[in-house]
RNA sequence: CGGGGCGACUCUGGAGAGCGCCGCCGGUUGCCGGUGGCCACCGAUGGGGCAAAACUCUCAGGUAACCGGACAGAGGGGUGGC
Numbered sequence: 001c002g003g004g005g006c007g008a009c010u011c012u013g014g015a016g017a018g019c020g021c022c023g024c025c026g027g028u029u030g031c032c033g034g035u036g037g038c039c040a041c042c043g044a045u046g047g048g049g050c051a052a053a054a055c056u057c058u059c060a061g062g063u064a065a066c067c068g069g070a071c072a073g074a075g076g077g078g079u080g081g082c
Stems, first nucleotide, its partner, number of pairs: 009075005018039001020038008040063003046059001047057003
């Protein structure tokens, strides 16, 4: 000096499953939001099991939209070595 890999971070894409019922609280009060309980369901955050896993279990989590979301694509920092 050049190249490759890892990769914080940024952008994009991103599935599944009840806009369930009841109570309480609040609000802009035929509705909406929060929260607790009950039943049903999902599995691609995390966690447990096996050597491991996208398998499996569903503890937390989730089941209109928003948010989240494994993973993928693009950009790309830092550190160490040659």